Predicted 3D model of a 72-nucleotide RNA (transfer RNA) from a Pseudomonadota bacterium. It matches the Rfam family "tRNA". About the family: Transfer RNA (tRNA) molecules are approximately 80 nucleotides in length. Its mean pLDDT, the model's own confidence on a scale to 100, is 83. RNAcentral holds the sequence, with entries from ENA.
């Protein structure tokens, strides 16, 4: 250099065209207890960047940029 997969709240994830982007862990409030654990409840936070297609894009496509992997 070429090819292939992969990029989503602090993390690990789930969604393959119309979702309020959903889980769980972890954070920050409450409640219950004298008090802490341990339970319940509420919150907050993410589609890697850009461009296309399309009434509509996290999702199709084209370039980039990072990881891995195999080939030179």
């Nucleotide at each position: 250099g070429g090819c292939g997969c992969c990029g989503u709240c602090g993390u690990c994830u789930a969604g393959u065209g119309g979702c309020u982007a959903g889980g769980a862990c972890a954070a920050g409030g409450g409640g219950c207890u004298u008090u802490c654990a341990a339970u319940c409840c509420c919150u907050a936070a993410a589609c890697a960047g850009g461009g296309g297609u399309u009434c509509g894009a996290u999702u199709c496509c084209c370039c980039u940029c990072g990881g891995c992997g195999c080939c030179a």

The source organism's lineage runs through Bacteria, Pseudomonadati and Pseudomonadota.